Predicted 3D model of a 113-nucleotide RNA (SAM riboswitch aptamer (S box leader)) from Hymenobacter roseosalivarius DSM 11622. Of the family's consensus pairs, 97% are formed in the model.
RNA sequence: GAUUUAUACAGAAGCGGCGAGAGAAUAGGCUCCCUGACCCGCUGGCAACCUUCAUCAUGUGAAAGGUGCCAAUUCCUGCCCGCCCGGUCAGUUGCCGGCGGGAGAUAUAAGCU
Repeated sequence: GAUUUAUACAGAAGCGGCGAGAGAAUAGGCUCCCUGACCCGCUGGCAACCUUCAUCAUGUGAAAGGUGCCAAUUCCUGCCCGCCCGGUCAGUUGCCGGCGGGAGAUAUAAGCU
């Protein structure tokens, strides 16, 4: 890197370093940022996928060793389907907007290659 399965509206920040962009990619929106973001280090924390322990138990509970994570739902939308009120239009089954479901993409875990 490919692939499989699961999960993604909850939760968790201080200090130091750096110094200009950052929020995966593309587009639109929106947001964060010299009152120092992003990133890096240290410390702290969250969570409980794997793990360990208890238990008759594929369940339940506890711990926190391996990962992960600590602005905003994966920040939101984009493709498909259904529904809804409003706007637009001379009018519509169109377009804009809202809600729900699905797909895709992405991230993380665990397995496999």
NCBI's taxonomy places the organism under Bacteria, Pseudomonadati, Cytophagales, Hymenobacteraceae, Hymenobacter roseosalivarius. Model confidence (mean pLDDT): 84 of 100. The RNAcentral record of the sequence draws on Rfam and Ribocentre.